A computed fold for a 74-nucleotide RNA from Bombyx mori, annotated as transfer RNA. Its mean pLDDT, the model's own confidence on a scale to 100, is 81. RNAcentral holds the sequence, with entries from Rfam. Its Rfam family is "tRNA". The family's RNA type in Rfam is transfer RNA. The organism belongs to Bombyx, within Eukaryota.
RNA sequence: GCCUCCGUGGCGCAGUAAGUUAGCACGUUCGCCUGUUAACCGAAGGGUUGGUGGUUCGAGUCCACCCGGGGGCG
Numbered sequence: 001g002c003c004u005c006c007g008u009g010g011c012g013c014a015g016u017a018a019g020u021u022a023g024c025a026c027g028u029u030c031g032c033c034u035g036u037u038a039a040c041c042g043a044a045g046g047g048u049u050g051g052u053g054g055u056u057c058g059a060g061u062c063c064a065c066c067c068g069g070g071g072g073c074g
Base pairs, nucleotide, nucleotide: 001073002072003071004070005069006068007067010026012024013023019057028044029043030042031041050066051065052064053063054062
């Protein structure tokens, strides 16, 4: 340098026939329970989806470029 895959809350992931409010598990905080802790149960907070443009009535989803990471080739 070329090819290919990936980037979504604190962590790990789903959402890729574009269409209500972006979900799940864990973790965090609060409550309930308990003699206490943990576990169980309930609730809350936390994302504008790597960045900038484009297409579209509408983009996490499609396209281009850039950034970062994994793999392959030279």